This is a predicted structure of a 723-nucleotide part of an RNA (large-subunit ribosomal RNA, domain II) from a Thermoanaerobaculia bacterium. RNAcentral holds the full RNA, with entries from ENA. NCBI's taxonomy places the organism under Bacteria, Pseudomonadati, Acidobacteriota, Thermoanaerobaculia. It matches the Rfam family "Bacterial large subunit ribosomal RNA". Model confidence (mean pLDDT): 81 of 100.
[in-house]
Context: one part of a larger RNA
RNA sequence: GCCGGGGAGUUUAUUGCUAUGGCAAGCCUAAAAGCAAUAAACUUGUAAGCAAAGGGAAACCAACAAGCGCGCAACUCGCAAGAGCCAGGCGCAAGGUCUGAAAGGGCCUGAAGUCAUAGCGAUACAUACUAGAAACCAGACGAUCUAGCCCUGGGCAGGGCGAAGCUAGGCGAAAGCCUAGUGGAGGCUCGAAAGGGUUCUGACGUGCAAUUCGUUCCCCAGACCUGGGGCUAGGGGCUAAAGACCAAUCUAGUCUGGUGAUAGCUAGUUCCUUCCGAAGUGGGCCUGAGCCCAGUCCCGAACGAGGCGGCUGGUGGGGUAGAGCACUGACUGGAAAACAAGGAUCCGAAAGGGUCCACUUUCCUCUCAAACUACGAAUCCACCCGCACCUAAGACUUUGGGAAACGGGUUAGUGGGGGUAAGCUCCACGACCGAGAGGGGGACAACCCAGACUGAGGUUAAGGUCCCCAAAUGCUGGCUAAAUGUCAAACCAAAGGGCGUCGUCAGCCUCAGACAGCGGGGAGGUAGGCUUAGAAGCAGCCAUCCUUCAAAGAAAGCGUAACAGCUCACCCGCCGAGGCUGACGGCCCCGAAAAUUGACGGGGCUAAGCCAGCUACCGAUACCUCAGAACGCAGUGCACACUGCGCUGGUAGGAAGGCGUCCUAGUUGGGCAGAAGCUGGGCUGUGAGGUCCAGUGGACCGAUUAGGAUUGCGAAUCCCGGU
Repeated sequence: GCCGGGGAGUUUAUUGCUAUGGCAAGCCUAAAAGCAAUAAACUUGUAAGCAAAGGGAAACCAACAAGCGCGCAACUCGCAAGAGCCAGGCGCAAGGUCUGAAAGGGCCUGAAGUCAUAGCGAUACAUACUAGAAACCAGACGAUCUAGCCCUGGGCAGGGCGAAGCUAGGCGAAAGCCUAGUGGAGGCUCGAAAGGGUUCUGACGUGCAAUUCGUUCCCCAGACCUGGGGCUAGGGGCUAAAGACCAAUCUAGUCUGGUGAUAGCUAGUUCCUUCCGAAGUGGGCCUGAGCCCAGUCCCGAACGAGGCGGCUGGUGGGGUAGAGCACUGACUGGAAAACAAGGAUCCGAAAGGGUCCACUUUCCUCUCAAACUACGAAUCCACCCGCACCUAAGACUUUGGGAAACGGGUUAGUGGGGGUAAGCUCCACGACCGAGAGGGGGACAACCCAGACUGAGGUUAAGGUCCCCAAAUGCUGGCUAAAUGUCAAACCAAAGGGCGUCGUCAGCCUCAGACAGCGGGGAGGUAGGCUUAGAAGCAGCCAUCCUUCAAAGAAAGCGUAACAGCUCACCCGCCGAGGCUGACGGCCCCGAAAAUUGACGGGGCUAAGCCAGCUACCGAUACCUCAGAACGCAGUGCACACUGCGCUGGUAGGAAGGCGUCCUAGUUGGGCAGAAGCUGGGCUGUGAGGUCCAGUGGACCGAUUAGGAUUGCGAAUCCCGGU
């Protein structure tokens, strides 16, 4: 891992609701007793409890004309429309009590409860669906490991260095000094045993081993190593101190008990079908992994006729988008007036005066605003008429019970706040995913199409039609030459550029010859004047005329020291048909850099790319048709069926109906002429399942009605066993 077996919402008490039944203004016994005995049942037992009256903190007071109206069902009349009467129901009025000066307000009132059983909930520091902590407390057991200490024993090869002291010699007046020996000190040194455990971060790393092996290293006469015996115990010991060690356990040992501690956390939670079907929001909480209330979902009941989200029209409301600048505030330039005080400057000896700036006001003008508005939509909201839709198959409303949920997400959807931005964050409105399958988008929760009861056939949607791959190598007209592209978007590409190419528009020139090219001319006064060493078209300043002409600047650019020289403008000739400029648009190009070769889905494609149009076809669980099923209801019929209408995605969750296992009781069956169980198969039911046959097996087993459960396994690092 697999297989088999085990394995999780139970029980008691109290209580709420629903269903069924008994009795009913009452209902009911409890303990106990009698009878019986294994019991049950039956009889007695009315103490208590609930109900029959409420209001008030209390004192205390205390509802009973069935008064009026509306009106469903039923009933009566009617052919019908409708009318009458109207239990229950609703409204008003009335009443009790409390408060209050009163008005008013709160609760209650014209009798339905109680007991039992079952189901679903709640509560109970009761284990409370099952399993799971780290912990806390109490009492015991541990110092054969290890830490420290005490008592008593044992052990440490061989070398090196050579302290004090001492001896001899020499020197000295002496103290003493020197030399040579001797001597053998030391938490000295080298290094075995012993002890340790540094490096390789070696080996090993399901090991030889829950700490070992090899090598290297430290220490080796001491604060040394070590045997035996003993002492210190858990908030305690012991510690040359690492939170180390206290029996492979230590930032508080181990064992047992409290104990099935608690866990708002995690995992698991066992058969089927049918109906409906959520929420991730508002408020509160030492609240944010959780709860409570409301909203949203489910089931039941009551009432009995409207409801209304879509559309048209009408009547009102508004101050958003936009717009605007009268107001508030911001903001550009100008003009005018005024100017007490301020700044600069001028005149004046001073007093004083003038000019400019600034400030203020007015006018014109440019531009803005969430917290501006003399304006002002679309949408929106309320009410009304009408239409559509839902509704007597019971809507709307009211009420009782049961929940789940209170982490939401996305959006080439829209409108906003924050942020440079984000697959960002916070809101509002809607849709979708969540809880939604199917088809398309290469794959792809929320993008497009479309809401799946079952089976079959057909037609379409989105999207596609060269091959992968179903269907057009379809048609018409353009564009692109970049493999641009072959992407609806997500999965990007910009500012800025292009004598790439196509198109639209405007202006100008043009057979009286345009544009380009080629040939020729491009002159004279004059080297204009000034300046200057020079200045001659061309350093600079001023002026920029006149003449001849077809035309030619007192010169647009090179050039010279200055001249010269070469072009240009301008004119003529050759040529012979369009040319030049500007604006806008389509496709394309540049801009364009990322780390292994790889971003059309691939092949590939010059269309099988892009734009516009047309006709076919393919393509889904959509739509249509046929057959069948479940559910809700109506009609008919009462042989539980036929016909019709509607409906049948679904997580959490609610509701309903069933299947199977074990046991009990009643009834009724099968079995050695072969029960249960097992193996293989047939038939059947939407399904859980059922039934039959054959083989095996060898003694028990069903059906039905009712009741009761230790009642259904694939998961829990589940438990036990096998393999």